[in-house]
Parts: sequence; C1' cells; structure tokens
RNA sequence: CGUACCGAGGGGCGCUGCAGCGGUGCUAGACACCGUCAGGCUCGGUGCGGGACCCUCCGUCCCCUUGCAACGGCGCCCGUUCAAC
Repeated sequence: CGUACCGAGGGGCGCUGCAGCGGUGCUAGACACCGUCAGGCUCGGUGCGGGACCCUCCGUCCCCUUGCAACGGCGCCCGUUCAAC
C1' cells in the first nucleotide's frame, strides 16, 4: 500500500436514486428496462497479500508527538451538548 472481516463515527421513519449488485432484452459487448440500493467514506483492530529494512530465515516497520476526529442527497421525529429568551 492492497484486500477480507469486525468495531466505531447517537437513534428512528419516509422519499428520490448515482455507483455497485441481481434479472431481462440477445450468446457476448455497448445500450435500455425492471428490482434492490443514501456508512459505497473516514478512523481503529485482526487475517492474508504486497513493499521497505535485514546476508538468509526470523523479526520490525508501512510513521512519531500533540490535539482530537472530519465527513456522509432531501424531509421529519427523538436523544445529547451549547447559546439565547
């Protein structure tokens, strides 16, 4: 760095629907239609792969310190905190 899973980012309901996924049109591609779809993002943990260090294996690292998250279409409700009255 990539990837899978898990956790966290307060909770609920409704609407639309891009990407993705499933199906159909046709066997494929493009495209169209139907269905599903608003944590797909960020942070952390673990596994696997990759990279760096290392003569090889093993091992270590993929930052450190401090503060602490930041963000997530539209509408409504609840919760929490602050301010004003």
This is a predicted structure of an 85-nucleotide RNA (SAH (S-adenosyl-L-homocysteine) riboswitch aptamer) from a Candidatus Competibacteraceae bacterium. It was read from a public genome assembly, where an Rfam model found it. Lineage of the source: Bacteria > Pseudomonadati > Pseudomonadota > Gammaproteobacteria > Candidatus Competibacteraceae.